This is a predicted structure of a 1490-nucleotide RNA (small-subunit ribosomal RNA) from an uncultured bacterium. RNAcentral holds the sequence, with entries from ENA, Greengenes and SILVA.
RNA sequence: AGAGUUUGAUCCUGGCUCAGGAUGAACGCUGGCGGCGUGCUUAACACAUGCAAGUCGAGCGGAGAAAUAGGAAGGAAUCCCUUCGGGGAGGAAUUCCUAUUUCUUAGCGGCGGACGGGUGCGUAACACGUGGGUAACCUGCCCUUAUCACCGGAAUAACACACUGAAAAGUGUGCUAAUACCGGAUAACAUCAUCUUAUGGCAUCAUAGGAUGAUCAAAGCGUUAGCGGAUAAGGAUGGGCCCGCGUCUGAUUAGCUAGUUGGUAGGGUAACGGCCUACCAAGGCAACGAUCAGUAGCCGACCUGAGAGGGUGAUCGGCCACACUGGAACUGAGACACGGUCCAGACUCCUACGGGAGGCAGCAGUGGGGAAUAUUGCACAAUGGGCGAAAGCCUGAUGCAGCAACGCCGCGUGAGCGAUGAAGGCCUUCGGGUCGUAAAGCUCUGUCCUAUGGGAAGAUAAUGACGGUACCAUAGGAGGAAGCCCCGGCUAACUACGUGCCAGCAGCCGCGGUAAUACGUAGGGGGCAAGCGUUAUCCGGAAUUACUGGGCGUAAAGGGUGCGUAGGCGGUUUAUCAAGUCAGGGGUGAAAGGCUACGGCUCAACCGUAGUGAGCCUCUGAAACUGGUGAACUUGAGUGUAGGAGAGGAAAGUGGAAUUCCUAGUGUAGCGGUGAAAUGCGUAGAUAUUAGGAGGAACACCAGUGGCGAAGGCGGCUUUCUGGACUGUAACUGACACUGAGGCAUGAAAGCGUGGGUAGCAAACAGGAUUAGAUACCCUGGUAGUCCACGCCGUAAACGAUGGGUACUAGGUGUAGGAGGUAUCGACCCCUUCUGUGCCGUCGUUAACACAAUAAGUACCCCGCCUGGGGAGUACGGUCGCAAGACUAAAACUCAAAGGAAUUGACGGGGGCCCGCACAAGCAGCGGAGCACGUGGUUUAAUUCGAAGCAACGCGAAGAACCUUACCUAGACUUGACAUCUCCUGAAUUACCCUUAACCGGGGAAGCCCUUCGGGGCAGGAAGACAGGUGGUGCAUGGUUGUCGUCAGCUCGUGUCGUGAGAUGUUGGGUUAAGUCCCGCAACGAGCGCAACCCUUAUUUUUAGUUGCUACCAUUCAGUUGAGCACUCUAAAGAGACUGCCCGGGUUAACCGGGAGGAAGGUGGGGAUGACGUCAAAUCAUCAUGCCCCUUAUGUCUAGGGCUACACACGUGCUACAAUGGUGAGAACAAAGAGACGCAAGACCGCGAGGUGGAGCCAAUCUCAUAAAACUCAUCCCAGUUCGGAUUGCAGGCUGAAACUCGCCUGCAUGAAGUCGGAGUUGCUAGUAAUCGCGAAUCAGCAUGUCGCGGUGAAUACGUUCCCGGGCCUUGUACACACCGCCCGUCACACCAUGAGAGUUGGCAAUACCCGAAGUCUGUGGGGUAACCGCAAGGGGCCAGCAGCCGAAGGUAGGGUCAGCGAUUGGGGUGAAGUCGUAACAAGGUAACC
Repeated sequence: AGAGUUUGAUCCUGGCUCAGGAUGAACGCUGGCGGCGUGCUUAACACAUGCAAGUCGAGCGGAGAAAUAGGAAGGAAUCCCUUCGGGGAGGAAUUCCUAUUUCUUAGCGGCGGACGGGUGCGUAACACGUGGGUAACCUGCCCUUAUCACCGGAAUAACACACUGAAAAGUGUGCUAAUACCGGAUAACAUCAUCUUAUGGCAUCAUAGGAUGAUCAAAGCGUUAGCGGAUAAGGAUGGGCCCGCGUCUGAUUAGCUAGUUGGUAGGGUAACGGCCUACCAAGGCAACGAUCAGUAGCCGACCUGAGAGGGUGAUCGGCCACACUGGAACUGAGACACGGUCCAGACUCCUACGGGAGGCAGCAGUGGGGAAUAUUGCACAAUGGGCGAAAGCCUGAUGCAGCAACGCCGCGUGAGCGAUGAAGGCCUUCGGGUCGUAAAGCUCUGUCCUAUGGGAAGAUAAUGACGGUACCAUAGGAGGAAGCCCCGGCUAACUACGUGCCAGCAGCCGCGGUAAUACGUAGGGGGCAAGCGUUAUCCGGAAUUACUGGGCGUAAAGGGUGCGUAGGCGGUUUAUCAAGUCAGGGGUGAAAGGCUACGGCUCAACCGUAGUGAGCCUCUGAAACUGGUGAACUUGAGUGUAGGAGAGGAAAGUGGAAUUCCUAGUGUAGCGGUGAAAUGCGUAGAUAUUAGGAGGAACACCAGUGGCGAAGGCGGCUUUCUGGACUGUAACUGACACUGAGGCAUGAAAGCGUGGGUAGCAAACAGGAUUAGAUACCCUGGUAGUCCACGCCGUAAACGAUGGGUACUAGGUGUAGGAGGUAUCGACCCCUUCUGUGCCGUCGUUAACACAAUAAGUACCCCGCCUGGGGAGUACGGUCGCAAGACUAAAACUCAAAGGAAUUGACGGGGGCCCGCACAAGCAGCGGAGCACGUGGUUUAAUUCGAAGCAACGCGAAGAACCUUACCUAGACUUGACAUCUCCUGAAUUACCCUUAACCGGGGAAGCCCUUCGGGGCAGGAAGACAGGUGGUGCAUGGUUGUCGUCAGCUCGUGUCGUGAGAUGUUGGGUUAAGUCCCGCAACGAGCGCAACCCUUAUUUUUAGUUGCUACCAUUCAGUUGAGCACUCUAAAGAGACUGCCCGGGUUAACCGGGAGGAAGGUGGGGAUGACGUCAAAUCAUCAUGCCCCUUAUGUCUAGGGCUACACACGUGCUACAAUGGUGAGAACAAAGAGACGCAAGACCGCGAGGUGGAGCCAAUCUCAUAAAACUCAUCCCAGUUCGGAUUGCAGGCUGAAACUCGCCUGCAUGAAGUCGGAGUUGCUAGUAAUCGCGAAUCAGCAUGUCGCGGUGAAUACGUUCCCGGGCCUUGUACACACCGCCCGUCACACCAUGAGAGUUGGCAAUACCCGAAGUCUGUGGGGUAACCGCAAGGGGCCAGCAGCCGAAGGUAGGGUCAGCGAUUGGGGUGAAGUCGUAACAAGGUAACC
């Protein structure tokens, strides 16, 4: 950075698709390790269980425990005494009390539960971002400064007792403490009120003072370090409120708003404020988008991009909002409070049915939803938070671990040597190639791994969850570690097999119908790699919404036209301001992120440090440009004035021609109409013609790419009214200009309404034709309408398919209107200039066509419009309209194109020129008959196969009785009928006999050759490689052939032109049979074709003279023989013809016409010769050949049959239908061929076919072999015949093993159809047609066919209008498989999405009314009440009750709006082979289109 895809090809327009990057991803296959990150995008769905907010005993009273000390009770062990009953000493256990100390903490109290953590429902908003303001505010804990802390009081939890309840919980009585609560004192730099001074500011005001008065405070604890309390001022931090700017989509949402906007007064708040209330006024917002609807947390940032932009808002960070749903307040420095309270609602749970409890969008976890997202882990060690004086406690914040390839980064799966290039796989041209140094093998290494040992940092004294982790050392052993996708092009990478439009693939183009690099598999290869692919989404590519950076004549796109509002934009000079602009400075721009540099983990990812910014605000300065203000100017614009031009508009009047009608006359049988007709009119007198009259509409000539108008449009003449433009002049105004969203006006035809009018024309309609049909084209009629007046409609291919304005940029030539100049007596002409309207053309532009001063050029300003085709200018909604309808204007779905210009062809019921037995002019035919041959069809066991318009059909087949033969039936063979190789054996071969339908088989006799001695030939046998196939595919092929067409064409090199396909040359003017030649020309040359060279024929010369010939000389029946080579002839080489000569025409040409000479004259006649290509033309059955198929058969052999069938149809021929003839008789004249497995003479036999026999001939010698028609004579006499010969019978002949199926010929007999052929159609232009015979190939035999040969021998061609075919030029095209093309619409069928639809179901937001919880606020009195006052009564205050305003949920009602469903219905789209027609593309057969 581009690429693929519209076409036969090209350029352009234009969409679709791909290659890149990214992700909180998911899915498929696969999976070794580590580090760092990340992990419910869906149901703000419901939640079991545990934990997530506590702490302080140094605030308080209790309670409990322990220890110590003291006291009381108690009295054990032991000792002593004893009267043995006991007593004493001793003092233990134990119990109780007091004190002290330590520990624990339910309650009161304090601080914290407003942080931290989660989520993104709501919100389009001062919510967020950014920058300001607060002279309109608050701020616990923290810091600083100053001052203070005095005296009292009354209660209440806990606790005890009693009671209620299932529980949760609660009630009463009594006792008690405080840093809990209350009163008093003191007090100002606090607050308030009054008076007053100074300073400052930004309006209200603020600040600093002074004087007087009023009001308000506190709490203690302690280990004696301290901690705490109150007031005031200040700081810091955190917040509240206000403002500028920015922040999605829809106008098919255009109007919204009553506390609404403002004011006054009051209330309320920390604070301003309609925040609230009362009163007053009627405002406020909105096209610069209000209101409404939809969607959405916003940002730092993240992804992408060259950037500008576009998309996103996970993790991390800032702000906001929310905490089951809705409402509400309390407490507090801070909340209207996630783990607080109250109420309502839904849901769940407990219950003794009375009543209670709950809120994971905290961390784990469960169910559910979903394509999809983790552990009911460890620890407070670190960081941070709460409380505490502290120790410490709490902390699912946090630090870590677990799970997951979810992402990024790093590492590994080994390294070196190793060619018999192993085995094996795959391919193969069978030689080999490839996997591939790959493996094996040998030598090594140890990253990960395993085992053992050591072992951190993180902690600044102690304290380590992570963790015996990172890391280190030693040992071990290549051991445990590679997949995924792709390989037709885009896009790197190719073969084989299988499959056979099937199965399947596919991102786009597209692959697959028997040789698939595109499906599946394998081998090989390419890419990436612990991942690889797919799907989804975003950006890019896409300049495909274009600010950077697009367009609008024909591709999508200029509004039908004007006037004009807002808006945008705007001439010259000068002064000033400084909004835009520019320069410098300051503030902000959080951190993280990005970029740059450096550094730390072995590297990297990751992390750290430093630097770096757009924007906004602000200060200062500059003044060119834009802008504001002031002053001035005249060239833009306008006015005045003098002129001329005009189908400009409106109204009134008026004129002639023509059509039609009416009246009258003349006049008679038709008129009219068409391709041809008919309907129609006419004997009741038409048409025609003459005269008069009526009426409506339109205005011939002039008339012109002439004029006027904004466009639509405007055409006889006159008058009236009226608009605009142009020219001259330069007096006036002084930028007044341009454009123009909305708006207003105007707007062809058709149409609508009301009323007139109606001659002609003429939708609808009727009739007649045409036609397969003809609801058309054509004809005859004919109503709306066309005309007028008034009113609507508001559209056109309303077009120059080209919006308006201004300026600039070569010329040439017309035309219309004006002005000026030169010259002239004057006019015309000429020159200059302005305005309009055309053509040509340079530069330039354009995809090209084209445009080109009337731009589509170069620039500026303003408006409108476009963004693939179809669906669709349609649906729905809205506005307008009487209606018709107009304007505005989508989506679903569907396609990979749709399109523009130009190119080459092909085609045209387009044009021009030309040719051809193409037509015409002629001759002979075919088509009718019989027969022959071929084909179709039918039949059959088989009737083998191929050929199919011309260009298959007497074709392959130059010859099917067997063979051929490929077909059928039957019987056989299996390495084979045929080829090569290996081994063994042997002569091969041939009489003869048996068997068989025959081959085969059996028997039996005779019986080797060559040799370089290696062997070979031939035959038999064995095994396998292989043979064989007329089996398939001519659409896999070679070769060969047909055809257009012996038509004159088809191309190339260089140059030139074109962006290119391509063009030029090759076109043009002539000419020719010809792209033949000449001339001209951006072409100059060349090639394949044409022509010529070749063969033959026509004339002649030379040479030669047998087998040929015979003039002369002999001779014979006879050129028979001698002789000869003159002639004929033969066969070799030459000559000859070239428009060479003459005349005329023509461009002094090519060439054409005529003539001379010549055997022949304009390529003399004929042949061979067939350009580039077309038809997937024909042939796999001539041959060759790829692939596929068969292999005891689809091969091979044999016999018989079939290819010869026969109702019929077609083609090609033969013979005829007769007198130009038949028959009989006579008697002439050829050419070209063939002959040894042959042609066969003379002679004899037979009526004949033929036979016997065999001379001659390997051929200018002999034979086939008498040519026939023609000619002469005779006969027949127009008939189904003396025509015609089919058919049939009998008798024969020939070939051949064999003529039954199924040959040919002969004789006799028989004697069919047929009397010249419908529609139609073929050949032929001269030695031709026609007619006559002869020969040859094939062949044993078998031509009416084929190929040749000669004999006789015509007619006609005016000409190119038409039919067919072809060539050249040109034109149109929507065709390119190329008109046998393309293509439209209805109907029928299937599917899809969608509109309407009686209705029905649901959601949302609002309105009106009803009810009215909790709760704040207000009011209230006859309830209750510790502190204060009071001696008391009582008061103050407070609580409860009640009432009121507001008020959620709920209810009722009518509307709005958005969805779902809906019988039926409308059109639309899609769908290889349905129906009907033929609309369009060519003049598309009626030009098309709006």
The prediction has a mean pLDDT of 83. Rfam family: Bacterial small subunit ribosomal RNA.